Small-subunit ribosomal RNA from a metagenome, 1534 nucleotides, folded computationally. The RNAcentral record of the sequence draws on SILVA. It matches the Rfam family "Bacterial small subunit ribosomal RNA".
RNA sequence: AGAGUUUGAUUCUGGCUCAGAACGAACGCUGGCGGCAUGCCUAACACAUGCAAGUCGCACGAGAAGUCGUAGCAAUACGAUUGUAAAGUGGCGCACGGGUGAGUAACACGUAGAUGAUCUGUCCAUGAAACGGGGACAACCUUUAGAAAUGAAGGCUAAUUCCCGAUACGCUCUAGUGGCGGUAACAAAGCUAGAGGAAAGCGGACCUCUGUUCUAAGUUCGCGAUCAUGGAGGAGUCUGCGUCCCAUCAGCUAGUUGGUAGGGUAACGGCCUACCAAGGCUAUGACGGGUAGCUGGUCUGAGAGGACGAUCAGCCACACUGGGACUGAGACACGGCCCAGACUCCUACGGGAGGCAGCAGUGGGGAAUAUUGGACAAUGGGGGAAACCCUGAUCCAGCAAUGCCGUGUGAAGGAAGAAGGCCCUUGGGUCGUAAACUUCUGUCGGUGGGGAAGAAGGUAAUAAGGUGAAUAAUCUUAUUGCUUGACGGUACCCGCAAAGGAAGCACCGGCUAACUCCGUGCCAGCAGCCGCGGUAAUACGGAGGGUGCAAGCGUUGUUCGGAAUUACUGGGCGUAGAGCGUGUCUAGGUGGAUAGACAAGUCUCGUGUGAAAGGCUACGGCUCAACCGUAGCACUGCGCGAGAAACUGUUUGUCUUGAGAUAUAGAGGGGUGAGCGGAAUUCUUGGUGUAGCAGUGAAAUGCGUAGAUAUCAAGAGGAACAUCAGAGGCGAAAGCGGCUCACUGGCUAUGGUCUGACACUGAAGCACGAAAGCGUGGGUAGCAAACGGGAUUAGAUACCCCGGUAGUCCACGCGGUAAACGAUGGGUACUAGUUGUUAGGGGACUUGACCCCCUUAGUGACGCAGCUAACGCGAUAAGUACCCCGCCUGGGAAGUACGGUCGCAAGAUUAAAACUCAAAGAAAUUGACGGGGGCCCGCACAAGCGGUGGAGCAUGUGGUUUAAUCCGACCCAACGCGAAGAACCUUACCUGGGUUUGACAUCCACGGAAUCUGCCAGAGAUGGCGGAGUGCCUUCGGGAACCGUGAGACAGGUGCUGCAUGGCUGUCGUCAGCUCGUGUCGUGAGAUGUUGGGUUAAGUCCCGCAACGAGCGCAACCCCUGUCCUUAGUUGCUAACAUUAGGUUGAGCACUCUAGGGAGACUGCCGGCGUCAAGCCGGAGGAAGGCGGGGAUGACGUCAAGUCAUCAUGGCCCUUACAUCCAGGGCUACACACGUGCUACAAUGGAAUUGACAGAGGGUCGCGAACUCGUGAGAGGGAGCCAAUCCCAGAAACAAUUCCUCAGUACGGAUUGAAGUCUGCAACUCGACUUCAUGAAGUUGGAAUCGCUAGUAAUCGCGGAUCAGCGAUGCCGCGGUGAAUACGUUCCCGGGCCUUGUACACACUGCCCGUCACACCAUGAGAGUUGGUUUUUCCAGAAGCCGGUGAGCUAACCUUCGGGGAGCAGCCGUCCAAGGAAGGGCUGACGAUUGGGGUGAAGUCGUAACAAGGUAUCCGUACCGGAAGGUGCGGAUG
Repeated sequence: AGAGUUUGAUUCUGGCUCAGAACGAACGCUGGCGGCAUGCCUAACACAUGCAAGUCGCACGAGAAGUCGUAGCAAUACGAUUGUAAAGUGGCGCACGGGUGAGUAACACGUAGAUGAUCUGUCCAUGAAACGGGGACAACCUUUAGAAAUGAAGGCUAAUUCCCGAUACGCUCUAGUGGCGGUAACAAAGCUAGAGGAAAGCGGACCUCUGUUCUAAGUUCGCGAUCAUGGAGGAGUCUGCGUCCCAUCAGCUAGUUGGUAGGGUAACGGCCUACCAAGGCUAUGACGGGUAGCUGGUCUGAGAGGACGAUCAGCCACACUGGGACUGAGACACGGCCCAGACUCCUACGGGAGGCAGCAGUGGGGAAUAUUGGACAAUGGGGGAAACCCUGAUCCAGCAAUGCCGUGUGAAGGAAGAAGGCCCUUGGGUCGUAAACUUCUGUCGGUGGGGAAGAAGGUAAUAAGGUGAAUAAUCUUAUUGCUUGACGGUACCCGCAAAGGAAGCACCGGCUAACUCCGUGCCAGCAGCCGCGGUAAUACGGAGGGUGCAAGCGUUGUUCGGAAUUACUGGGCGUAGAGCGUGUCUAGGUGGAUAGACAAGUCUCGUGUGAAAGGCUACGGCUCAACCGUAGCACUGCGCGAGAAACUGUUUGUCUUGAGAUAUAGAGGGGUGAGCGGAAUUCUUGGUGUAGCAGUGAAAUGCGUAGAUAUCAAGAGGAACAUCAGAGGCGAAAGCGGCUCACUGGCUAUGGUCUGACACUGAAGCACGAAAGCGUGGGUAGCAAACGGGAUUAGAUACCCCGGUAGUCCACGCGGUAAACGAUGGGUACUAGUUGUUAGGGGACUUGACCCCCUUAGUGACGCAGCUAACGCGAUAAGUACCCCGCCUGGGAAGUACGGUCGCAAGAUUAAAACUCAAAGAAAUUGACGGGGGCCCGCACAAGCGGUGGAGCAUGUGGUUUAAUCCGACCCAACGCGAAGAACCUUACCUGGGUUUGACAUCCACGGAAUCUGCCAGAGAUGGCGGAGUGCCUUCGGGAACCGUGAGACAGGUGCUGCAUGGCUGUCGUCAGCUCGUGUCGUGAGAUGUUGGGUUAAGUCCCGCAACGAGCGCAACCCCUGUCCUUAGUUGCUAACAUUAGGUUGAGCACUCUAGGGAGACUGCCGGCGUCAAGCCGGAGGAAGGCGGGGAUGACGUCAAGUCAUCAUGGCCCUUACAUCCAGGGCUACACACGUGCUACAAUGGAAUUGACAGAGGGUCGCGAACUCGUGAGAGGGAGCCAAUCCCAGAAACAAUUCCUCAGUACGGAUUGAAGUCUGCAACUCGACUUCAUGAAGUUGGAAUCGCUAGUAAUCGCGGAUCAGCGAUGCCGCGGUGAAUACGUUCCCGGGCCUUGUACACACUGCCCGUCACACCAUGAGAGUUGGUUUUUCCAGAAGCCGGUGAGCUAACCUUCGGGGAGCAGCCGUCCAAGGAAGGGCUGACGAUUGGGGUGAAGUCGUAACAAGGUAUCCGUACCGGAAGGUGCGGAUG
């Protein structure tokens, strides 16, 4: 510090996710030791049991038991224990310490102050004083009530208990005076007068004084008590500032705000009461709701911040819930009291008892949190004079890997790289120096021994000093003796033995370090995000290996970070989310020039505070570290004081440039009202006139013979104002357009004068605000939602047509929204230019108009810098800056629900959440696509010729059938295809019969040559029994080939996967394309080149050009063919010569031909066109002319195209079978459907006879001549030929002649019968051919569809491969005869290039919208039901304080003894908790039914959107419709 994820790829926007750190954690697996920390986050739920606050006999009375002593035999009595236990009076403490965080949004807390408005036990300092009296009540005793708890009555008694009096200050109060201080209200000290207010003793010692004879009333010491002043520490109260969320909480408040008087308090105060006034708070957020103890700090972060507030520390609050007071220095009191309530327990039913949020512990809750431990040794606290007692505070121990820190589980050597595991290309690799083995060490643990620090004190004695009259007592100090440790025999140290007891967890697709095998087969499962899994999974599960961390490791949860993803530091708003529709103005924010003053902000210095702990730095202590100690720094804050004066502010002056006023001139559809005008539409009346008009893609509905349309004249009425008209003008926007008048708003220019900052923006508010819509009343020509009808259509609630009502218009109101858009808030300033236009001003020159220059205000186009993700913006900024306002924070749910406000309604405005997704989006790029555009090709269409589709048959396919009908191929690019030959074989299929190292390969052992052959059984495979035969090499052991038997390694598989593959092939397509290097442009994907202008069959060539070159393709090179030359001359040829029936032969090689080599064609020449080009057109010559014709040749790639059944091959599967052998059957089936063909339907023909002309092939297991036989297939025959020699082999169409004469025929030949031929082991299933006989359909073929542009189509025959034969009409070749047509590129199909749009990228067979149906989820409404909380009114009124009363009762004081004073009980009253009644507010749960929403696999209906998406889309509004949606009106261009 970043990374993953939207796309085919890119840049951006934007969310989601990850890597880090942390935790009072929990869970899973695992677990050696120690140190230091930490440990109910949930039920402030309920609690058994024990303990957690007592102590003092030196305040007081009383005083068991026990022990001791005396007496006694004993019982017992007495005394002592200078008074123990338990209890009581009294004092102090119990308000601390400990717990918890429910409540509390508050002066609760933090910080800084105030208290001149206060209190303070104990403690400290100082001063004073401590005198004289009196009365009770417990304990105890007696009686008595009760189950108990607990009392009641009577009687006795002490005190540091209580009371009275005296005295008293610098104390308190009252009055007067005084006057520090203070801005002031106010008000301190001091002074005068009056009034008022205290106390308690206890203990020790002594006898100097006094009194007395050993003690005090004396002395002295200590403690305690009283008053006052001051201090320390503590507490109360007040104030400034700070302190969470919601405005869908906007108004709140009657003790409320203030005053006066009184009460009350320690103290100010509406704190309380009475009266008076009507105030007080609030947008700087009152009131209400929700949540929450606050802080030092903790975690995180670079910081700023954000989150948190366990442990430790400070403060607050609470103590079962609610209320209340008492005591006290202090409480409205955790282990006190009273009352009410709930709960629990005891009960004799009458009544009582209790409060773990103290420490342990229990139940419960929960994912989850410890021992009913030890000790007061230390630290601290209470009491005490002290010893000492108490102390679950505390110190320790126990439990828990809960965390942090440390440490160990060994070290060195050791390669046969062991065994074993895993992988393997079978060579090996890896675990791995790892182990074994050798040598060594001894931390921790074990065992034996030693053994601290933590202890200071206490007490006794002695000594010195203080005090004292004193040597006593007492205090201080010192010395000495004795004594105090829970932890704990712990830390630590030493010895001993033994490598012996001590490693796991997660991960290994990317992010993210780490890879293989097996299993599984969209299953099981994984997953933080992206995503893995459908038979070769580095992603699931296991294993081996590896990586990371390590006594832990992972997971989950939470917080911060990354996230600049709320942006103060540090973001944005044209198109991604985001500028209010527009203006005006209030508060607020901001604000021109200049001079002075002040010092609030600001800055500097000083000072106080900012608790400690924590943090940081340094040093130190535990062996280190964690941890701890000491010191320093920091604590960014607040207060106070001093200073500075630039800037901001405040204030006093001044100025004119901002702003405004005024004058002159000017432009304008700016607004409102009134009047006027003509053109057009429609209607009405009349005339002319006749059959149509209107409408559409085409029609129809409609109108018209009752006279339309058309045309002429007149009239009526409403609405809108052509031309001018413009990128033009005006207005804040919406918007504004005939002419005239009236009233009226704003703007611009020019130039002086005046005011003197008067300015800018603007939350709220107010005003305006298209269209549609609403209300009332008018009006209504045209147009026109709805509606009706006609078309279109599968349907057509639409588009089109005919009608047509609201509405559109006017007046007055309402409504308040639009793509209200420049999708761009307003203001000010600055920053190159060029050009147009509107309205002005000026200059120069002119007779003048123009023209030229400068300038102001508007409005357009382009463009530099700059900005921007890009597109683009660019002085009218989206540039550079400042000021103010509004708005945004992933998509959906949703601009929806609920609530509020507004509205007559429609609705508007404000505006969520649950849930769900990992995207949604912007711009640009490359493709693909478009019922977008341009250019151009192709038998693509058109023009032609001939077919298919109809018939019969052949053949292939589907389907069906079957035991099997083997398998594959399925648009073009499967279907006469693999198959260039299924009767057996082939053959893979079926049935049946056999074999199991196998039909085939290699290795081993044994035997045998191999081989040939006979007989028997059997369907055959096979089995049995014979016969013949003895080979080759040799080092003499044996070996090679072959056969048989046997054992195992292995064979074998046309079994699966063409979606694991190689190879081969098809197709786009013989289409002209596909790319690269370097350079350049772009942030980038990419672009350029390859586009453009011409041209070509061609990315062919030329020109131009930020490109220059190159490669694969094109073309050429290759083959055949067309002309000529040359070489050669048999089997070919024959001109001349000879010969013959015949090139038959001699002869010849001229010619033809054959097959080698060459020539020839290149737009080379001429003319024209063209850019001086490429090239095109025409011509000449030429056998051939512009690629001469044909073939071979197939770029980058596409289709997971085809093939595992040609072959090869990974993986999987079978192994007495999915292998192999055999016989028979099947692949040949047949209602039917399709493809490809053949033959026809006839006379351009058929039949018969005669006659003529090819080319290319094949042939020895062969072709097979002549000749003979047969009607024929064929048979016999065997010449010739290994082929330019012989044979197949008669070419046919054609020509000539004859017959047939338009008919189901002398066309057509299917089908069937009979008889045959040939091949073959064998023609039944199931061959071909022949002869005779039979003679079906069919008379040119619907929709549709195919081929072909010249030696082509059409037509005619010939040959070959395969092959015993053949189902071949197929396929591949060969030649013969031999056409027609092409205007042209509008259309169909396919393709190429450029461009445009796109929401497509699996790429239009794309994407995608809404209803409906089903399932699930969350949510709104809902008659209501039921909780919580809060409030108003009323009733009620416990305990208690206060007040009243007090006829009952009463110790202290007074008394004249009667009583008084002062009280108490009781009763009454105010206030008031619980409770009750009624009505509200807020909030939760449930709720028949219902609304929409979300998600879901391949459901239904349509096709709305994306391309001109097939009616351009969208916005607002209204109506309508199953649904997307349609239509009207106005608006936007996205």